[in-house]
Context: one part of a larger RNA
RNA sequence: UUGGGUUUAAAGGGUGCGUAGGUGGCUAGAUAAGCCAGUGGUGAAAGCCCAUCGCUUAACGAUGGAACUGCCAUUGGAACUGUUUAGCUUGAGUAUCGUUGAAGUAGGCGGAAUUUAUGGUGUAGCGGUGAAAUGCAUAGAUACCAUAAAGAACACCGAUAACGUAGGCAGCUUACUAAGCGAUAACUGACACUGAGGCACGAAAGCAUGGGGAGCGAACAGGAUUAGAUACCCUGGUAGUCCAUGCCGUAAACGAUGAUUACUCGCUGUUGGCGAUAUACUGUCAGCGGCCAAGCGAAAGCGUUAAGUAAUCCACCUGGGGAGUACGUCCGCAAGGAUGAAACUC
Repeated sequence: UUGGGUUUAAAGGGUGCGUAGGUGGCUAGAUAAGCCAGUGGUGAAAGCCCAUCGCUUAACGAUGGAACUGCCAUUGGAACUGUUUAGCUUGAGUAUCGUUGAAGUAGGCGGAAUUUAUGGUGUAGCGGUGAAAUGCAUAGAUACCAUAAAGAACACCGAUAACGUAGGCAGCUUACUAAGCGAUAACUGACACUGAGGCACGAAAGCAUGGGGAGCGAACAGGAUUAGAUACCCUGGUAGUCCAUGCCGUAAACGAUGAUUACUCGCUGUUGGCGAUAUACUGUCAGCGGCCAAGCGAAAGCGUUAAGUAAUCCACCUGGGGAGUACGUCCGCAAGGAUGAAACUC
């Protein structure tokens, strides 16, 4: 490089928006760049191939032919691709009317629980474990009652459920913002798909500055266990967890399954619309699940939400280790991230 692949064997980018590029709906006309056909020129000779001939054969040589799949010019063709003109409405978008949800941002409010403080009642234990001990407690603990403060999380409803591009999202309420879906078929008339670079978002942990700090709790300390125990168990406990602003840019960022479009036997549950008589759900559109036919698959399994049948575009893979390392470059305050080898070895 060709060919083959990417759920689990190596391999789908964490997600979106979007530039260049690639690809692109239906009808009619024009054009003739691509494309197709004819003709002319050229495509040196030798070589290769075919035929015949010459050295006793062969190698070798000679003659003739074919070929040289190309390029240039010219004459035609018009199905397809391109370009262009005029239209179309099914793709895409808009509008109107409904509707849905833990979608987002900012503010306000709420109760249960926990801890602490103060006061009261009350007296000798509490706590913890497999068993204990460290720990707390006569300076009055634990327990019970009252009052107050603080921070964090929102029991039940709750789901095999809903929403969001992904990360994610749950007390109640207000404001602002975004989105999906359905119905109408009114408007635009291909405005579309994908998307190298680029830009934005991106759990947790971590970093910077300033707050906050109830519970939990890396590190750390002590008590146990043990041969040891830098652990598992227990008592404490600092960062952190929370808020604001800025950075970091990674995850088993998973459906381990890129995006879009079309087609392909059925059964069943559920969410949001529409609908009308089918009489309490038949149907239909859009989702979310379960089971299966064909088909696919190494199998497990997938199976109209495909891993089936096709098309377009992007990303990625090429034996294990060395190694996601070294070096260089870019980014970052740092931690580190991105890109990413080779020697050697099996």
The part of an RNA shown here (small-subunit ribosomal RNA, central domain) has 346 nucleotides and comes from an uncultured bacterium. Its mean pLDDT, the model's own confidence on a scale to 100, is 86.